[in-house]
RNA sequence: AACAAACGCUGGCGGCGCGCUUAACACAUGCAAGUCGAACGACCCGUCUUUUUGAGGGGAGUGGCGAACGGGUGAGUAACGCGUGGAUAAUCUACCUUCGGGACCGGAAUAACCUUGUGAAAGUGGGGCUAAUACCGGAUAAGACUACGCAGGGAAACCUGCGCAGGAAAAGGGACCUUACCCAGUAAUGGGUUUGCUUGCCUGGAGAUGAGUCCUUGUCCUAUUAGGUUGUUGGUGGGGUAAUGGCCUACCAAGCCUGCGAUGGGUAGCCGACCUGAGAGGGUGUACGGCCACACUGGGACUGAGACACGGCCCAGACUCCUACGGGAGGCCGCAGUGGGGAAUCUUGCGCAAUGGGCGAAAGCUUGACGCAGCGACGCCGCGUGAGUGAUGAAGGCCUUCGGGUCGUAAAGCUCUGUCAUACGGGACGAAUCCCGAUAUAUCUUUUAGGAGAUACUUCGGGAUGACGGUACCGUAAAAGGAAACCUCGGCCAACUCCGUGCCAGCAGCCGCGGUAAAACGGGGGAGGGAAGCGUUGUUCGGAAUUACUGGGUGUAAAGGGCGCGUAGGUGUGCUGGCAAGUCCUCUGUGAAAGCCCUCUUCUCAAGGGAGGAAUUGCAUUGGAAACUGCCAGGAUUGAGUACAGGAGGGGAGAGCGGAACUCCAGGUGUAGCGGUGAAAUGCGUAGAUAUCGGGAGGAACACCGGUGGCGAAGGCGGCUCUCUAGCCUGAUACUGACGCUGAUGCGCGAAAGCCAGGGGAGCGAACGGGAUUAGAUACCCCGGUAGUCCUGGCCGUAAACGAUGGGCAUUAGGUGUAGGGGGUUUAUACUUUCUGUGCCGUAGCUAACGCGUUAAAUGCCCCACCUGGGGAGUACGGCCGCAAGGCUGAAACUCAAAGGAAUUGACGGGGGCCCGCACAAGCGGUGGAGCAUGUGGUUUAAUUCGAUGCAACGCGGAGAACCUUACCGAGGCUUGACAUUUACCUGACCGCACGGGAAACCGUGUUUUCUCCCCAAGAGACAGGUAAACAGGUGCUGCAUGGCUGUCGUCAGCUCGUGUCGUGAGAUGUUGGGUUAAGUCCCGCAACGAGCGCAACCCCUAUCUUUAGUUGCCAUCCUCUUCGGUUUCCGAAGAGAGGAACUCUAGAGAGACUGCCCUGGUUUAGACGGGGAGGAAGGUGGGGAUGACGUCAAGUCCUCAUGGCCCUUAUGCCUCGGGCUACACACGUGCUACAAUGGUCUGUACAAAGGGUUGCUAAGCCGCGAGGUGGAGCUAAUCCCAAAAAGCAGGCCUCAGUUCGGAUUGGAGUCUGCAACUCGACUCCAUGAAGUUGGAAUUGCUAGUAAUCGCGGAUCAGCAUGCCGCGGUGAAUACGUUCCCGGGCCUUGUACACACCGCCCGUCACACCAACCGAGUCAAGUGCACCCGAAGUCUCACUUUGGUGAGCCCAAGGUGUGUUUGGCAAGGGGGGUG
Repeated sequence: AACAAACGCUGGCGGCGCGCUUAACACAUGCAAGUCGAACGACCCGUCUUUUUGAGGGGAGUGGCGAACGGGUGAGUAACGCGUGGAUAAUCUACCUUCGGGACCGGAAUAACCUUGUGAAAGUGGGGCUAAUACCGGAUAAGACUACGCAGGGAAACCUGCGCAGGAAAAGGGACCUUACCCAGUAAUGGGUUUGCUUGCCUGGAGAUGAGUCCUUGUCCUAUUAGGUUGUUGGUGGGGUAAUGGCCUACCAAGCCUGCGAUGGGUAGCCGACCUGAGAGGGUGUACGGCCACACUGGGACUGAGACACGGCCCAGACUCCUACGGGAGGCCGCAGUGGGGAAUCUUGCGCAAUGGGCGAAAGCUUGACGCAGCGACGCCGCGUGAGUGAUGAAGGCCUUCGGGUCGUAAAGCUCUGUCAUACGGGACGAAUCCCGAUAUAUCUUUUAGGAGAUACUUCGGGAUGACGGUACCGUAAAAGGAAACCUCGGCCAACUCCGUGCCAGCAGCCGCGGUAAAACGGGGGAGGGAAGCGUUGUUCGGAAUUACUGGGUGUAAAGGGCGCGUAGGUGUGCUGGCAAGUCCUCUGUGAAAGCCCUCUUCUCAAGGGAGGAAUUGCAUUGGAAACUGCCAGGAUUGAGUACAGGAGGGGAGAGCGGAACUCCAGGUGUAGCGGUGAAAUGCGUAGAUAUCGGGAGGAACACCGGUGGCGAAGGCGGCUCUCUAGCCUGAUACUGACGCUGAUGCGCGAAAGCCAGGGGAGCGAACGGGAUUAGAUACCCCGGUAGUCCUGGCCGUAAACGAUGGGCAUUAGGUGUAGGGGGUUUAUACUUUCUGUGCCGUAGCUAACGCGUUAAAUGCCCCACCUGGGGAGUACGGCCGCAAGGCUGAAACUCAAAGGAAUUGACGGGGGCCCGCACAAGCGGUGGAGCAUGUGGUUUAAUUCGAUGCAACGCGGAGAACCUUACCGAGGCUUGACAUUUACCUGACCGCACGGGAAACCGUGUUUUCUCCCCAAGAGACAGGUAAACAGGUGCUGCAUGGCUGUCGUCAGCUCGUGUCGUGAGAUGUUGGGUUAAGUCCCGCAACGAGCGCAACCCCUAUCUUUAGUUGCCAUCCUCUUCGGUUUCCGAAGAGAGGAACUCUAGAGAGACUGCCCUGGUUUAGACGGGGAGGAAGGUGGGGAUGACGUCAAGUCCUCAUGGCCCUUAUGCCUCGGGCUACACACGUGCUACAAUGGUCUGUACAAAGGGUUGCUAAGCCGCGAGGUGGAGCUAAUCCCAAAAAGCAGGCCUCAGUUCGGAUUGGAGUCUGCAACUCGACUCCAUGAAGUUGGAAUUGCUAGUAAUCGCGGAUCAGCAUGCCGCGGUGAAUACGUUCCCGGGCCUUGUACACACCGCCCGUCACACCAACCGAGUCAAGUGCACCCGAAGUCUCACUUUGGUGAGCCCAAGGUGUGUUUGGCAAGGGGGGUG
């Protein structure tokens, strides 16, 4: 796009079409084929009339014509059935046309009718009468036909002419009219005969039409159908037919068809055309038209011009109906209609008015053909359901960021119009024929003539005929009035939001949606689309170049046969001449009509209809052309081959020979092991192994040479020699003369393994045994070891039989190796050139890319083979081959939406390279064991609130849970609320105080006071309380809706961009490479050039110096004073004052370090940079901090805060008391204290830094053993206080023990804070004195002022620190190094991974479902063969009373037996698919 459609929802009108695709299933009822009285006889009805006569009608019969057309259906048929073009010299043709000839004389019957039987009926018998255009006999016979003869033509078949012979036809009947005559009648008129005319008949010729037969060519699938055939193929004789012919028959011959697909099986009516498509094609064959076939199923003939006959006959069968049971009747695949089947297909209508058919002279009759109407949106086409105006953008709906937006000019309103529908009125075309009358002309006949008649036709007048239909059409009236639905809105694909739902319900053409914010489900609103329809389903073509003729492919995606030889076939070098099959051109015929296309025309348009044209690409005929193909003939040599001369080679077959190694045997020497492995063991060995020496035997394989070297078609071929043998290369000449290439079927070769028979058997070695390894180890490793491996003969016929690349020929840049030949130059190594092989790199070109690239996967030609999504499956079945194993050929059901190739980026690897990190190693100290502290899990509980969960949760949020905190539990209370904003009303200032109940919150009672403006009042305001309403509130849920913040990889060195370039693209390049660095740090190179975020630096602290400043800090020197001491004109110490600015310090500003300098290394130059040195307080980022790229983990947090959505609202909110978060068989993490002598304890004594302090730090003094109390100076701090630093140092004691170690636990007594230390604080004193003696597997921190060790301070805080954050004191050891573990960076490689190795994924087993296969059998259908029986009937024969009877051949159906094919069912079996 289309449809003979169906289904769902919906449905106003009209026109034109179409309408059982299924059960060729069965059919009630009516109709569908009759007609002629102008062929015939008889009968009946009936009107007019006196009668006669005439006119009309009816059913039946004889006879004629028709019934073979028209109409239906598509079962069968794969065929001369159909299409196409021919042939018929091999034929027929009723009716029709035309041209000839003819039509004479006779005869015998029979239906109807009458009568009589019989039967239920259908029907039928006997007797009697009668007619014909029914039937019969005879005459005639031109032509035709047949036979024979002769002549001519012809290759023949045969044709033509002549002659002779033969059989053989008929209806001159009938009507009107005309002519003439006769008869009857008064006449009109009638009858008979006759002539003409008309019509019919017989015969012949021709035509037209129709039909028969034959031929060319085209016409579906299947080879898992390869052979078929006996009347078969041909001939002769005969028969038969309209006619050829094995069509039939007898005989003879043995043919005929077939790979260009016979035979068989399946399916199917064929065509014009129709649908689709750019076309070529593909699909279809409904309606319309042509042909064929069929008519209940099968067989058969009769009649006839024509049938083997839809509405005829006979027989058989099935079915239905009637029956008196004896017997009969029937055939809708005609039109309607019924049942049934089905998803599904109409009225038991009107009419012969038109068109067409039959009969008739005609009128006419008949016609379910046909014309119309009805039903059905089934299709196509047309029309309408209104138009204009109308913004308060109404109401209402929906959405909303609450502002608004949208439905929407849509509606309403106002102004109009009048199609369709409705009512009324008018009202067709289709009608032409036909009849009657008149008229003109023509033909024929007749008439003396005028004229008349018949027939045909023209014109005029008159008359009759319409089913559709009172329809189309026209007019009038009224009235916007009666007339819109369907699908869709995630992408493809035009159209978006809200609510509901919550992997449910559901959607879905493909991809896929749905697990609480769904544009995908359902609904609403809105939108998009087509529109009286819209969707869905089905089917066909297209897209699909996805079967490729046009127009595809086969290295890796599916696909080259394992290789050769070669048959058919296909294809094939150059020249000349000829032929004309192919090819091309012209003419002619045909290619029906309809349809398609164009033009014109007609229905108002369109669909539809009409006219003309074009087209019909085909086939055939005639004539021509001769380039190409083909064929014939000739000659040619370049393709191909032969001969000759050389050459290389693991080419093949057979025979012989050889050495090394190995094992075995015998012997010698010799002694305890050997062997084997990662390490071992099994094994061998004291019965003498291994080792070693010489000797013997045996089998197999041939080291070095040896090489991307050689040979072969492939498989394959490797010691040496000989024999036989095939192919190849080079050279130069001669010869043959296209002999070539490819190759279906076929034939042969064909690794390894395997099989059969016979040998052989050293080594190796499936199976097997043992030892190991392992969770296991039916493996890898080890010790043994049988088939086999070897030989001969025969099978098998497969391999990743691979270059995953069929063969041949030709053309198309090069470079560089190598093997074998030849030529040239050269003294030569060599150089150059050429041919043939074999490699690598590479241009053009090709390719999806990878890659290929004169050895093509380039460009062409020829031939063969093969492919067409994955799985099922190289399976099943069948066939062929094989001894078997198995091979070759080779499906389907079912199932999936992929399977696959190449390349890209990542990630990963028990891949590789380079590099880094307390990563390992080297060290030091810990954890894991104990007790306690603390966190977590678990358990418990009314509650033990919640979160954090590998690293990266667990002394984490908690920088401080007794109440509070607090979120949890119990109990008691409140409901506009503890808190915010607003409004309305009422009351009152508020606050406060007292009392009662109560655990408190709270409830209740009472009481006092009375704000501002305003003179007062009224009123207004502020505040408080109450009531009401909006709302508050929520540590309720979702961190997987979020912001913000944070952790982690990781302070790792990375992550990107612009432009350019490369690539079809994803992407790449840059960013890779060579160096170097802590670093993508820098240098060099480079199709890249630049840039950004990161690194580094800039910032802070610290180390040195300078400078500025100098109190509360500092004090070297100097002066004075006081006190104390001493060795006393003096000295020392402490203090004070004065003074100072040197020092320390404080805190501002600067300096300083940059590989700057030297040496050396650093690829050639040069460099980045490395090593060493000098100087320097500091040296190579000096040390530390802050600083965290793109991103990852849906990492963490809704309980800090913020926030979408959801949820609660006398509760999930708020208040209060009490309890809990502090529980405790247990497990883990993080710590503290220890286990002691580098220690403990006692006494004495020294040296910090950084902090904090007015709700505070608190001095001195006094009290207490102590915690502390008292006290109150000083200090808002370089001034005062906390404050004692501790380890250290000096001295004493302890002496290796569960201790003078260790301090848990417990008892008692206290202190402090606080409303309150019971659950549940810290501290003190006295007493108690547990475990623990250095910690299993495992595991952690640290590289220098670090670890270790020692103390000090701070935040939080009423109180509570072993935690956290800081501070200083003392102060080490070790690093060879990068193999390994962990993590990371860069490059590279493989990948079937991409949720990315915690990936992916294979098979069994278990369960469920599905289809197919096998299957003892069983059922059904088709069909072959043989036989039996054999109706009707043709034919033959016999008989015959001429009516028939009998016999025979053939034969439908039926039966028996036996094959074969297909299908259904099936216990069970094996595999497959899906979950």

About this RNA: Predicted 3D model of a 1475-nucleotide RNA (small-subunit ribosomal RNA) from an uncultured bacterium. The prediction has a mean pLDDT of 83. The RNAcentral record of the sequence draws on ENA, Greengenes and SILVA. Rfam family: Bacterial small subunit ribosomal RNA. Its family is annotated with ribosome and structural constituent of ribosome in the Gene Ontology.